[in-house]
């Protein structure tokens, strides 16, 4: 120190269901362990292990002998003596075989078979026990064989037959018999063996140990009940028999018993144990090595011998197999030890040696031992070694990455300095042996010697999980334990670089425990996650009130005994250590046996009366059954009055009516329900029960006193009762009404809707036994705040309260439970008894098999395969053909319009060489384009360049560049010549610098090429809706919630009050801009009231006025009345130029559509590089059977035409606007003043006004043609625009739809402007006439808040169901049909034991010598093995066909569920 009453110490988790949460729950995963197997890779050593599969089959060799001290006989050899030299005899010697004895029942395999007294454990009594140790007695006397051998003789062997000798410790018999055995108590039976020179080993009766058997008992020892009944020797008893021994062990009789729900039988699977893993333990799994026991030894069967077997290396039969054979007949059994062959992923050497421990025989010496020790093979495990140390930074090289700088591998190498364990080489050399022996083995150790030298792989790197880059690949190839990665920027495939583990290993599969409290004892659950039987009665079982007395079965505590060893744990030892081993302890929670206590539980026993029941009294009730009654209603008959329609519907029809319906009146029938009362009100165990009266009967409750005395509570099996539907039989049959017609609906409509209508619904007798049979909550008992209603009943008075009871019924809520939601004295709180059940989701409440049923079918109840989920409750959002509140020109009320014509302009189509591309409901389409003839341009064709049109940087060369003539190819880019003009800057003066231009090479340029689904900026759009959030606090286990919600209010989450919120941000609002009034203030280019002046504000002058530029001021519900809650705030008034955001714009929260743009512009990636990049010329984007959108012009009199010639406002303007003359009908032209603009100019404003035309395809409309013309512009063919003259088209107000506006708006009329060389019906803007109508919020669409449901979260374009169709995949059914099991009845009957048997044959004894006892062989019979006939049962293979199920990225039909899912879903049933 292991132990423990107690102290101490020992107990990990994670990932995946969801937009996220919490419970619930399965799935995987991280740990260990193996008699392992595979895959890559390997250096020693030590010490264990090694056929888990076919108890398939075995060549070959050895695994069992041994004793001459039991006995005859006796070969070679050797010794003597002889000798006729051929050999003979004697010894001695002892092979080789028999006789005899002991031992081959032990050691060594295996695990098939057993579910069992086989194991384990702990006891028991009626046994045996060789060798062994004790003790007491003997060991006398005589006889007869047989092998061995010799001789004949069969046979291929294998083995025999005959005769004849012969010996013992072999065999028989007499004798004694202390103890011994039997008995009827008298008496009877019964033994030996010698060898030997002593010494000794032995033999023989008995006794007692010791030892190892053999028998019986208690208790433990798997799963199935889809196995519930089993047994005739079965159970007992008596007799006899058998055995070492008890026992139905046997056998005959009698009896009729023995086992079974605490699991009998029957199936299936299995050797059991110590113990060996794992686990914190309690448990699990398992049962190799080593140990105890048991079985078994080709397959079945049986005996003999023996002390011991019904015998692994004996026998004997029977079968399968293999083998030899002369074909007559023999021979064999590796689950011994190597080895072979099959099987299999997959397991070793046809070693050495008895040296040691052990066995067997012998007195011994020895012999024999594949037990045994030892090698050998195998990284199969475990446990040590080793592979090198130190110093080293230019941080070499080289690989990798890089933001290009450097990082990184990395002190790692290299180089210096050192060591030598291991392996190599040489020497020495043990223990293990207390006297000899030593296979191991020249082995372990040690010593000495050279040299950094012989010796490092594996797997992993997206979470779980340690450890990150880069390149290929591009939903491919591949990975994956769950989750999941790959569809062009893959830390998840592949390779590389670097890392991270572990290391002579590493992974990877398989199995087991663990984690998994996921079978829950320890230690779960069932209102809704899966889970209460549909409800009673009760039977066995469990549980069980108060007092006492006894007892000692459970219980507690000492003590014995037992719990093999070996294991595990301690505490020390021995091998260098350590794994191993030894040695001592400890501990082995079990069992038996005893003393002891008596509180609990049981039992006996007396007693109480609180549970229980019983009794008398009262009231209450849709509580049962059963008979009789009523009345309203509904249909039908009859009969009247009446007439054309009823009916029924979203709307219709089918129906019914002139044969008079429906209405209405009166009668009559029939059936079924029974209004009002009627109530989260009563009764009942549940299912149920409602009209009134009776008769019967159950149950509960209140009050009362007796009475019995625990008699109670719960309930497997069982038994009863159970809505609807449905099933028989027989009635009934009004109304309603599955099925059925027949009308609508519909795309169809086997459906909702409607007209019929048969089962059926009701009665009475019998089945069925299910339900969402729900309170989804099994039943008593007792504790744990309350309040407030109802119902019954007592009591008390104040007659309407109080108290009380629980016998109820509801609501709300304390504590307290719950995953929440809830529950909450009617618990899901807290406890105690009992029962029933439930362990992912699907296959399935299904198949098979059983019971029950007339039949539907109940009900008991799998598996195979397949998925990672399914599911609960709550949260936030989105959605609803939910619901409340409220806004918007949303809809109503108006006004004009599209859609009908003709043109413009845009897009689909379609076409083309090419008609670039983009933009796609709102929120694409007079959009990008604010202006395509060339340009642009991006597209087609065609001809050109290749460092390039354009940048940067080398090198040469020039000194410019550039302008300009002219000629020549060409379509042109371009090219080739030429004429003249001109000769860079700086300078330190140097071809020095810079520029600049050719030429050259190479980085590179370049792309409107793709990808807006990599991306940045911008935009669009819900939408100028009124929302969007944070912080602190709270509340929720949390996801969240409050705030933000409510109750007014507002254009607004504007405001106000409330209030577990209080406060803060982006957003509203306001501030900014213009426009509407006034001040001040400053006049030129504006302006003129006074004053002069002129054609003319034209000049002088002024600056009052408009009018411009600036700076102010005003508008705030700020006052007054109502109102509201006294508030916010609404109405209305007044003052005011303006009144309740005074018009109008700018200004767009958080986010949504992977909206839009890679073709503005920046960018990542990819692609192209004599081309997808540049250039040019011509073409096209302008095409033209259609189709659509946006405009315009009209269709005319509110109009067209002339004629008058009043009145704006913002704008441009020098490459411009351009007055004014002049010419032209005109469009424009030619001149020309002015003006960089409040100064000149575009510029004429139109619409108005007035006249005429009179309703028509016109004096509307103006398309189109057609001919002259102008103008821009390098060029109007394709393709501008605009005059001018002729043409004069469709249109007569537009279907279905469908837009836009709420006041200075709509409508209408015209002006500028931006692009622009020229082109404008579009787009941006200006102003001038100037309207009608909004009761209102039911509807349509958008929208906000609230609040409801949800199986949607990609969010309703959500999600989801079934049927055909294909492809695979396990499965029931199935005529059958193959095998393998168990069994029932008969038939056969080997071998052996066991009975009987008398006529054969017989050494020992016994005799009268004949003959008997006994034996031998024979026959016989009774037991059985194996065969064989017929039948039952069971399990397993195949199986035409055929049945449902499950899986599978885009199949075909419908839309059944999820919202009121559009007919509310669901259950049961036909």
């Nucleotide at each position: 120190a292991a132990u423990u009453c107690g102290c101490c110490c020992u107990u990990a988790g994670a990932g995946u269901u969801u937009g996220a949460u919490c419970a619930u729950g399965g799935c995987u995963c991280a740990g260990a362990a193996c008699g392992a197997a595979c895959g890559c890779u390997g250096g020693c050593g030590g010490c264990a292990c090694g056929c888990c599969u076919a108890a398939c089959a075995c060549a070959u060799g050895c695994a069992a002998g041994u004793c001459g001290a039991a006995c005859g006989a006796g070969a070679a050899g050797c010794u003597a003596c002889u000798u006729u030299c051929g050999g003979g005899u004697a010894g001695u010697g002892g092979a080789c075989a028999g006789u005899g004895g002991c031992g081959g029942a032990c050691g060594g395999g295996u695990g098939a078979g057993u579910a069992a007294c086989a194991c384990g454990u702990g006891g028991g009594a009626a046994u045996a026990u060789g060798c062994c140790u004790u003790u007491c007695g003997g060991u006398a006397g005589a006889g007869a064989a047989c092998a061995a051998c010799g001789c004949u003789u069969g046979g291929a062997a294998a083995c025999g037959a005959g005769u004849g000798c012969u010996a013992a410790u072999a065999c028989u018999c007499u004798a004694u018999a202390c103890g011994c055995c039997c008995u009827c108590c008298g008496g009877g039976g019964g033994a030996a063996a010698g060898a030997u020179u002593u010494a000794u080993c032995g033999c023989c009766g008995a006794g007692a140990g010791a030892u190892u058997g053999g028998c019986c008992c208690g208790c433990g020892u798997u799963a199935g009940a889809u196995u519930a009944g089993c047994u005739a020797g079965u159970u007992g008893g008596u007799a006899a028999g058998g055995u070492a021994a008890u026992g139905g062990c046997u056998u005959a009789c009698c009896a009729a018993g023995g086992c079974g729900a605490c699991g009998a039988u029957c199936u299936a699977u299995a050797g059991c144990u110590g113990g060996u893993u794992u686990g914190a333990g309690a448990g699990g799994a398992u049962g190799a090595u080593c140990a105890g026991c048991c079985a078994c030894a080709c397959u079945g069967g049986g005996a003999c011998u023996g002390a011991g077997a019904c015998a692994c290396g004996g026998c004997c039969c029977a079968g399968a197999c293999u083998c030899c054979u002369a074909c007559g007949g023999g021979a064999g059994g590796c689950a011994g030890c190597a080895g072979u062959g099959a099987g299999g992923a997959a397991u070793a050497u046809u070693g050495g040696a008895c040296a040691a421990u052990g066995g067997g025989g012998g007195c011994a010496a020895c012999c024999c031992u594949g037990a045994u020790c030892c090698a050998g093979c195998g990284a199969u495990g475990c446990c040590g070694c080793g592979u090198g140390a130190g110093u080293g930074a230019a941080g070499a090289a080289g690989g990798c990455c890089u933001u290009a700088g450097g990082g990184u591998u990395g002190u790692a190498a290299a180089a210096c300095u050192c060591u030598u364990u291991c392996a190599g080489g040489g020497g020495u050399g043990a223990a293990g042996a207390u006297a000899a022996u030593g296979a191991c083995g020249g082995u372990a150790a040690c010593c000495c010697c050279a040299g950094a030298a012989g010796a490092a792989g594996c797997u992993c790197c997206g979470g779980c999980u340690a450890a990150c880059u880069c390149c290929g690949u591009g939903c491919c190839a591949g990975c994956a334990g769950c989750c999941g990665c790959g569809g062009u920027a893959a830390u998840a495939c592949g390779g590389a670089g670097g890392g991270a583990g572990c290391u002579a290993g590493c992974g990877u599969u398989g199995u087991u425990c663990g984690g998994a409290a996921u079978u829950a004892c320890u230690g779960g659950g069932c209102g809704u996650a899966a889970a209460g039987c549909g409800c009673g009665c009760g039977u066995a079982g469990g549980c069980g009130g108060c007092u006492u007395g006894g007892u000692a079965a459970g219980u507690a505590g000492a003590g014995g005994g037992u719990g093999a060893a070996a294991u595990c744990c301690c505490a020390g030892a021995g091998c260098u250590c350590a794994a191993c081993u030894c040695u001592g302890g400890a501990a082995c929670u079990g069992c038996c046996c005893c003393c002891u206590a008596a509180a609990c539980u049981g039992c006996c026993g007396a007693g109480c009366u609180a549970g229980a029941a019983u009794c008398c009294u009262g009231g209450a009730g849709a509580g049962g059954u059963g008979a009789g009654u009523g009345g309203a209603a509904u249909u039908c008959c009859u009969a009247g009055u009446g007439u054309a329609g009823a009916g029924g519907u979203g709307a219709a029809a089918u129906u019914c009516g002139u044969a008079g319906a429906u209405a209405u009146u009166a009668g009559g029938a029939a059936g079924a329900a029974c209004a009002c009362c009627a109530g989260u009100g009563g009764c009942g165990a549940a299912g149920g029960c409602g009209a009134c009266u009776c008769a019967c009967u159950g149950g509960a409750c209140a009050g009362g006193u007796a009475u019995u005395g625990a008699c109670g509570c719960u309930g497997a099996u069982g038994u009863g009762c159970g809505a609807a539907a449905g099933c028989g039989u027989g009635g009934g049959g009004a109304g309603c009404g599955a099925a059925c017609a027949g009308g609508a609906u519909u795309a169809g409509a086997u459906a909702c809707c409607c007209u019929g209508g048969u089962a059926g619904u009701c009665c009475a007798c019998g089945c069925c036994g299910u339900a969402a049979a729900c309170g989804a909550u099994g039943g008593a008992c007792a504790c744990u705040a309350g309040g407030u209603g109802u119902g019954g009943g007592u009591a008390g008075c104040u007659u309407g309260c109080u108290a009380u009871u629980c016998a109820g019924u509801g609501c709300c809520g304390a504590a307290g439970c719950u995953a929440a939601c809830g529950c909450g004295u009617u618990a899901a709180g807290u406890g105690u008894c009992c029962c029933g059940c439930c362990u992912g989701g699907g296959g399935a409440g299904u198949a098979c098999g059983g019971u029950c049923g007339c039949a539907a079918g109940a009900u008991u109840a799998a598996a195979a395969c397949u998925c990672a989920a399914a599911g609960g409750a709550a949260u936030u959002g989105a959605c609803g053909g939910g619901g409340g509140c409220c806004c918007g020109c949303a809809c109503a009320a108006g006004c004009g319009g599209u859609g009908g014509a003709g043109c413009a302009u845009g897009u689909g189509g379609u076409u083309u060489a090419a008609u670039u591309c983009g933009a796609a409901g709102c929120a694409a389409c007079g959009c990008g384009c604010a202006g395509a003839a060339c340009c642009u341009u991006a597209c087609c064709a065609g001809c050109c360049c290749u460092u390039g049109a354009c940048a940067u940087a080398c090198c040469a060369a020039u000194c410019g560049c550039g302008g300009u003539u002219u000629u020549c190819a060409g379509a042109g880019a371009u090219g080739a010549a030429u004429u003249c003009c001109u000769u860079c800057a700086g300078u330190u003066c140097g071809g020095c610098u810079g520029g600049a231009u050719u030429g050259g090479a190479u980085a590179c340029a370049g792309g409107u090429g793709c990808u807006g689904c990599a991306u940045g900026g911008c935009u669009g759009u819900c939408g100028u809706c009124a929302g969007c959030u944070c912080g602190u606090g709270u509340c929720g286990u949390g996801a969240g919630a409050u705030g933000u919600u409510g109750g007014g209010u507002u254009a607004a989450g504007u405001c106000c009050c409330g209030c577990a919120a209080c406060g803060a941000g982006c957003g509203c609002a306001a501030c900014c801009c213009u426009c509407g009034c006034c001040u001040c203030u400053a006049g030129u280019u504006g302006c003129c009231a006074u004053c002069a002046u002129u054609u003319a504000g034209u000049u002088g002058g002024g600056c009052a006025c408009u009018c411009u530029g600036g700076a102010g001021g005003g508008a705030c519900u700020g006052c007054c009345g109502g109102u509201g809650a006294u508030a916010a705030g609404c109405c209305g008034g007044a003052g005011g130029a303006a009144g309740g955001u005074g018009g109008g714009g700018a200004u767009g929260a958080c986010g949504u559509c992977a909206a839009g743009u890679c073709c503005u512009c920046a960018u990542g990636g990819c692609c192209c590089u004599u081309a997808u990049g540049g250039g040019c010329u011509g073409g096209g984007c302008u095409a033209c059977a259609c189709a659509c959108g946006u405009g315009c012009u009209a269709c005319a009199a509110u109009g067209g035409c002339g004629a008058u010639g009043a009145c704006a406002g913002a704008g441009g303007g020098u490459c411009g606007c351009a007055a004014c003359c002049u010419g032209g009908c005109a469009a424009c032209a030619g001149g020309a003043a002015g003006c960089u603009a409040a100064u000149c100019u575009c510029u004429a404003a139109a619409a108005a006004u007035c006249g005429u035309c009179u309703c028509a395809g016109u004096u509307c409309g103006g398309a189109u043609u057609g001919u002259u013309c102008u103008c821009u512009g390098c060029a109007a063919c394709u393709c501008g625009a605009g005059a001018g003259c002729a043409u004069g088209a469709a249109g007569u107000u537009g279907g279905a739809a469908u837009c836009g506006c709420u006041a200075g708006u709509a409508a209408u009329c015209g002006c500028a402007g931006a692009u622009c060389a020229g082109c404008a019906c579009g787009c941006u803007g200006c102003g001038g006439u100037g309207a009608a109508u909004a009761c209102g919020u039911u509807c349509c669409c958008g929208g906000g808040c609230c609040u409801u449901g949800u199986a949607c979260a990609c969010a309703c374009c959500g999600c989801c169901c079934g049927u055909c169709a294909c492809a695979c995949c396990a499965u029931g059914g199935g005529a059958g049909u193959u095998g393998g099991u168990u069994u029932u009845a008969c038939c056969c009957g080997a071998c052996g034991c066991c009975g009987g048997u008398g006529g054969g044959c017989u050494a020992a004894c016994c005799u009268u010598u004949u003959g008997g006892a006994g034996g031998c062989a024979g026959c016989c019979g009774a037991c059985c093995a194996c065969g064989g006939u017929a039948g039952a049962g069971u399990c397993a293979g195949c199986g035409a066909c055929u049945g449902g199920g499950g899986u599978g990225a885009a199949g075909u039909c419908g839309u059944a569920a999820c919202a009121a899912g559009g007919u509310a879903a669901c259950c049961g049933u036909a």
RNAcentral holds the sequence, with entries from ENA and SILVA. This is a predicted structure of a 1470-nucleotide RNA (small-subunit ribosomal RNA) from an uncultured bacterium.